[in-house]
RNA sequence: UCCUUAUCAAGAGAGGCUGAGGGAACAGGCCCGAUGAAGCCCGGCAACCGGCGUGUGCCAGCACACACGUAAGGUGCUAAAUCCUGCAGAUUUUUCUGGAAGAUGAGGU
Numbered sequence: 001u002c003c004u005u006a007u008c009a010a011g012a013g014a015g016g017c018u019g020a021g022g023g024a025a026c027a028g029g030c031c032c033g034a035u036g037a038a039g040c041c042c043g044g045c046a047a048c049c050g051g052c053g054u055g056u057g058c059c060a061g062c063a064c065a066c067a068c069g070u071a072a073g074g075u076g077c078u079a080a081a082u083c084c085u086g087c088a089g090a091u092u093u094u095u096c097u098g099g100a101a102g103a104u105g106a107g108g109u
Stems, first nucleotide, its partner, number of pairs: 002108007013042001015041003021032003026086004043078003048074002051070007082101001087098004
């Protein structure tokens, strides 16, 4: 880089440094921002992986699988649904469902 798969409407600071932009890309909207954007640090959230504990199944036992708990480790996240729309279908013409694209984890190449 590409492939597979799961999830994406919940949750997370009136902290420090810094100082102008930001919300993935393109287009259209709509927002956030000197009452401080992005970035870094700290804090926090969550529970994908792994660790640990408990229970159940199987078992002589281990191993393994599943569920629940925990949160020291590896990631991730920490305005708004992935901010919304862009394609297709349905529809009470406004909404719904799906897709595409994207993000994150795990596995593979």
A computed fold for a 109-nucleotide RNA, annotated as SAM riboswitch aptamer (S box leader). Of the family's consensus pairs, 97% are formed in the model. Its Rfam family is "SAM riboswitch aptamer (S box leader)". About the family: The SAM riboswitch is found upstream of a number of genes which code for proteins involved in methionine or cysteine biosynthesis in Gram-positive bacteria. Gene Ontology term of the family: regulation of gene expression. The coordinates come from a structure-prediction model, not an experiment, and the mean pLDDT is 84.